[in-house]
RNA sequence: GGGGAAUUAGCUCAGCUGGUAGAGCACUAGCUUUGCAAGCUAGGGGUCAAGGGUUCGAGUCCCUUAUUCUCCA
Repeated sequence: GGGGAAUUAGCUCAGCUGGUAGAGCACUAGCUUUGCAAGCUAGGGGUCAAGGGUUCGAGUCCCUUAUUCUCCA
């Protein structure tokens, strides 16, 4: 330098064929316990890497950029 893949909650990851984003763990509160842990119930938390485009509508499609991984040279 060229090809490919990944980027979504604090972390690990789903999200099908474009239709208003979820799970587990973690966190907060309550119950339980002498207390802690565990368990149960409820709750909070998102610029979907950044910018632009297409569309009535974009995490999803297109372009550019950034970072990481990988292959080739």